[in-house]
RNA sequence: GGAAGGAAUUCGGGAGACGCCGGCGCGAGCCGGGGCCGAAGGAGAAGCCGCCCCGGCAAGCUCUCAGGCAAAAGGACCGCUUUCCCUAC
Numbered sequence: 001g002g003a004a005g006g007a008a009u010u011c012g013g014g015a016g017a018c019g020c021c022g023g024c025g026c027g028a029g030c031c032g033g034g035g036c037c038g039a040a041g042g043a044g045a046a047g048c049c050g051c052c053c054c055g056g057c058a059a060g061c062u063c064u065c066a067g068g069c070a071a072a073a074g075g076a077c078c079g080c081u082u083u084c085c086c087u088a089c
Base pairs, nucleotide, nucleotide: 001089005085006084007083008082011079012078013077018034020033021032022031023030024029035069036068037067041065042063043062044061047057048056049055050054
């Protein structure tokens, strides 16, 4: 210097599920109740790796604490822009 890989960043794409009931409020919304969703985060966990103890990683698998259920916003993840780290070479 630098494929691969990682982190951040720009722009674009990006699912699911009641515009439910009662009260308050001009309204945005807030409080209470019932129903529901999984793709922020969190927890568990099939499986994989390390001989074992035990530890590490962890699925669009589970839970639904948190979050969400018109639009907007948010959104895992994907592509792209730029920067940084770093392995082989």

A computed fold for an 89-nucleotide RNA from Paracoccus beibuensis, annotated as Glycine riboswitch aptamer. The coordinates come from a structure-prediction model, not an experiment, and the mean pLDDT is 77. Taxonomically the source falls in Paracoccus (Bacteria, Alphaproteobacteria, Rhodobacterales, Paracoccaceae). Its Rfam family is "Glycine riboswitch aptamer". Rfam describes the family as follows. This family represents the bacterial glycine riboswitch.